[in-house]
Context: one part of a larger RNA
RNA sequence: GGAUGAACGCUGGCGGCGUGCCUAAUACAUGCAAGUCGAACGAGGGUAGCAAUACCCGAGUGGCGAACGGGUGAGUAACACGUAGGUAACCUGCCUUUUAGCUUGGGAUACCCGAAGGAAACUUUGGCUAAUACCGGAUAAUAACAACCGAGGCAUCUCGGAUGUUUGAAAGGAGCUCUAAAGCUCCACUAGAAGAUGGACCUGCGGCGCAUUAGCUAGUUGGUGAGAUAACAGCCCACCAAGGCGAGGAUGCGUAGCCGAACUGAGAGGUUGAACGGCCACAUUGGAACUGAGACACGGUCCAAACUCCUACGGGAGGCAGCAGUAAGGAGUUUUCGGCAAUGGGGGAAACCCUGACCGAGCAACGCCGCGUGAGUGAUGACGGCCCUAUGGGUUGUAAAGCUCUGUUAUAAGGGACGAACAGCUUUGCUAGGAAAUGAGCAGAGUCUGACGGUACUUUAUCAGAAAGCCACGGCUAACUACGUGCCAGCAGCCGCGGUAAUACGUAGGUGGCAAACGUUAUCC
Numbered sequence: 001g002g003a004u005g006a007a008c009g010c011u012g013g014c015g016g017c018g019u020g021c022c023u024a025a026u027a028c029a030u031g032c033a034a035g036u037c038g039a040a041c042g043a044g045g046g047u048a049g050c051a052a053u054a055c056c057c058g059a060g061u062g063g064c065g066a067a068c069g070g071g072u073g074a075g076u077a078a079c080a081c082g083u084a085g086g087u088a089a090c091c092u093g094c095c096u097u098u099u100a101g102c103u104u105g106g107g108a109u110a111c112c113c114g115a116a117g118g119a120a121a122c123u124u125u126g127g128c129u130a131a132u133a134c135c136g137g138a139u140a141a142u143a144a145c146a147a148c149c150g151a152g153g154c155a156u157c158u159c160g161g162a163u164g165u166u167u168g169a170a171a172g173g174a175g176c177u178c179u180a181a182a183g184c185u186c187c188a189c190u191a192g193a194a195g196a197u198g199g200a201c202c203u204g205c206g207g208c209g210c211a212u213u214a215g216c217u218a219g220u221u222g223g224u225g226a227g228a229u230a231a232c233a234g235c236c237c238a239c240c241a242a243g244g245c246g247a248g249g250a251u252g253c254g255u256a257g258c259c260g261a262a263c264u265g266a267g268a269g270g271u272u273g274a275a276c277g278g279c280c281a282c283a284u285u286g287g288a289a290c291u292g293a294g295a296c297a298c299g300g301u302c303c304a305a306a307c308u309c310c311u312a313c314g315g316g317a318g319g320c321a322g323c324a325g326u327a328a329g330g331a332g333u334u335u336u337c338g339g340c341a342a343u344g345g346g347g348g349a350a351a352c353c354c355u356g357a358c359c360g361a362g363c364a365a366c367g368c369c370g371c372g373u374g375a376g377u378g379a380u381g382a383c384g385g386c387c388c389u390a391u392g393g394g395u396u397g398u399a400a401a402g403c404u405c406u407g408u409u410a411u412a413a414g415g416g417a418c419g420a421a422c423a424g425c426u427u428u429g430c431u432a433g434g435a436a437a438u439g440a441g442c443a444g445a446g447u448c449u450g451a452c453g454g455u456a457c458u459u460u461a462u463c464a465g466a467a468a469g470c471c472a473c474g475g476c477u478a479a480c481u482a483c484g485u486g487c488c489a490g491c492a493g494c495c496g497c498g499g500u501a502a503u504a505c506g507u508a509g510g511u512g513g514c515a516a517a518c519g520u521u522a523u524c525c
Base pairs, nucleotide, nucleotide: 001525002524003523004522006521007520008519009518013371014370015369016368017367018366019364020363021329026327027326028325030324031323032322035064036063037062040061041060044057045056046055047054048053071282072281073280081206082205083204084203085202086201087200090199091198095195096194097193098192099191100190101189103137104136105135106134112127113126114125115124116123117122143166144165145164146163148161149160150159151158152157172187173186174185175184176183177182208254209253210252215245216244217243220242221241222240223239224238225237227235257279258278259277260276261272262271263270264269284305285304286303287302288301307318308317309316310315335361337360338359339358343357344355345354346353347352374405375404376403377402384396385395386394387393410462411461412460413459414458415457419452424447425446426445427444428443429442430441431440469514470513471512472511473510474495475494476493480509481508482507483506484505490497491496
């Protein structure tokens, strides 16, 4: 000199864009943060109606989602991360392309009705019923298994062909036509082949300190066999062998999430890992599995522990390292705000619903950037202050007053956005197919949708009016005098200053520097 998620002192006009618990991964009151589908299903209720019926609500069964998004950095020195590869050792819901199919039966059960227990949480039991819930049969492959033939390769093997055995589905939902047999369209469903996406595993290399840590290791190292897994493997197990790692630093201890990047520096390097992005790990502490394409699951389950709360003492409930907010800790860090209008996500055929993701507003000079606090003229060089004194003067100082302007900003009153494109609805046309219609795809027109916000912006009017401080002035280092004090009070980054004329302490005038800031402290280069 530069930098900071900063803090402190003093001061403080505005705007834009960012940033904001670095400490106690401490404890949490309250509200919200994950639902959706009636076009899967049966019952129930409401509104209109005499009724048929139409519309709506929604506990339960069922489907999808809840494994994403959001938070934190405790743990972790590790294939955790980065980078480069490998999988002839693997999985992949939704999505895209494509092939084939979508047949025939059955038994339950929740809700509900009734009974019982309990303070509650809730539980037990008798009866009834539906499905895209559940379970059989048929059909079937390029799927799985067995053996055969051929081709290829990288040891195990891979690919192609034919044979045998085994295995599936929702007779679904909505709409349309109709000659009432049925057919068509869309969305679902099943099996297979490929793609995309997301993951899993393995390997080379790389990035902390201590040797005042020198030896470590028994599932340990390898083999055979069996098991488990999506899959390889001591991953697990039985048996066998005695190996494996280590001064090129094993093991131990301490510290630490890693990276893209950020700061600094001419660079080499050093330091850091806030915000934004990628990966990992965690969800009161420890352990475990279930469901599922995916979890060993933050707002799921079970067990144990600590803590808090309710209790009729028998027993129960909870988990903010989600967004706000509270207490505590601390030098120190914000609103219990608005909206789903946009972007994105979940569900749904869609309308739409949900979304503390997100978009916005609020608070804070915390940071960066920009603007303003007026401009021109004006010498009686005014008054006042300070200083010197040969009382003349010097300086503050064009500074003020005065005169002439401007209106950025401010204030008031009008106008007033971009962000909106969609989807939907109405309508027109085209394309393929079809007996036709619905439907599908594409294109055009109209209509509809804004939290921010009556905000930004802009127009008019008015007034110099409402807007400057902080630090320093001995040298380093730009900037000096007077008074007070008298090794006292004090200053100080280093050298040092102060003991009676202190440019170094305190005050005043003046001066210098920076400026809505200026200094100090802490840390890094």